[in-house]
RNA sequence: ACGGGCGUAGCUCAAUUGGCAGAGCACUGGAUUCCAAAUCCAGGUGUUGGGGGUUCAAUUCCCUCCGCCCGUGCCA
Numbered sequence: 001a002c003g004g005g006c007g008u009a010g011c012u013c014a015a016u017u018g019g020c021a022g023a024g025c026a027c028u029g030g031a032u033u034c035c036a037a038a039u040c041c042a043g044g045u046g047u048u049g050g051g052g053g054u055u056c057a058a059u060u061c062c063c064u065c066c067g068c069c070c071g072u073g074c075c076a
Stems, first nucleotide, its partner, number of pairs: 001072007010025004019056001027043005049065005
């Protein structure tokens, strides 16, 4: 440089061929306990990597940029 894949909550990952963004763990508050752990109850905390476009409507489709991974190659 070229080709392919990935980027969504603090972490690991979903989202049914475009229709109100979710789960587990973690975290916060409460109950329980002498204190804590465990358990139970409540709470999603997010510009879906940035920007632009299409659409009534975009995590999803298109363009561009950034970052990470894999493969092939170029210079030295």